[in-house]
The RNA shown here (transfer RNA) has 74 nucleotides and comes from a bacterium. Its Rfam family is "tRNA". The family's RNA type in Rfam is transfer RNA. From the family's description: Transfer RNA (tRNA) molecules are approximately 80 nucleotides in length. Model confidence (mean pLDDT): 82 of 100.
RNA sequence: GGCUCCAUCGUCUAACCCGGAUAGGACACUGCCCUCUCAAGGCGGAAAUAGGGGUUCAAAUCCCCUUGGAGCCA
Numbered sequence: 001g002g003c004u005c006c007a008u009c010g011u012c013u014a015a016c017c018c019g020g021a022u023a024g025g026a027c028a029c030u031g032c033c034c035u036c037u038c039a040a041g042g043c044g045g046a047a048a049u050a051g052g053g054g055u056u057c058a059a060a061u062c063c064c065c066u067u068g069g070a071g072c073c074a
Stems, first nucleotide, its partner, number of pairs: 001073007010027004020057001029045005050066005
C1' cells in the first nucleotide's frame, strides 16, 4: 500500500444477511411490595445503534467517507 471482518444501554448480547412501524433480553443500578431487618422473591423505572453524509415513505440494517480494533497478502 491492497483486501476482509468487527464497533448496539454500565457490562454481555439479540435484531443486520433479506430495510418496516416502541431497538428486545440477562446481569448490574434504582423505586415500591414482601420481611423485625437484610438477602432471596414479586411488580415497575432509567439506560444503547462509533462519528458524519447519502439513498428511501421509512435505515441499527443498504451506499460513501472518517475514527478505533483485529486479521490476511505484499